[in-house]
RNA sequence: GCUAGUAUAGUUUAAUGGUAGAACUUGGGACUUCCACUCUCAUGAUGUUGGUUCGAUUCCGACUACUUGCA
Numbered sequence: 001g002c003u004a005g006u007a008u009a010g011u012u013u014a015a016u017g018g019u020a021g022a023a024c025u026u027g028g029g030a031c032u033u034c035c036a037c038u039c040u041c042a043u044g045a046u047g048u049u050g051g052u053u054c055g056a057u058u059c060c061g062a063c064u065a066c067u068u069g070c071a
Base pairs, nucleotide, nucleotide: 001070002069004067005066006065007064010024011023012022013021018054026042027041028040029039030038047063048062049061050060051059
């Protein structure tokens, strides 16, 4: 320099164009003499910017970051 892929919550991950779900974590409560375990409630996310579409996490382009391959 060329090529391919990935980007969703603090972490791991689901969602084949129709209101983004789960687990762990975190906070509150219950239980317990206390802690732990367990139960329950809550908080929190689509890399950035454009395009297509009635409607985009999903399709397309560019950029950013990371990774693979070739030279």
Transfer RNA from Nyssa sinensis, 71 nucleotides, folded computationally.
Model confidence (mean pLDDT): 82 of 100.
Taxonomically the source falls in Nyssa (Eukaryota, Streptophytina, Pentapetalae, Nyssaceae).
Rfam family: tRNA. By type it is a transfer RNA.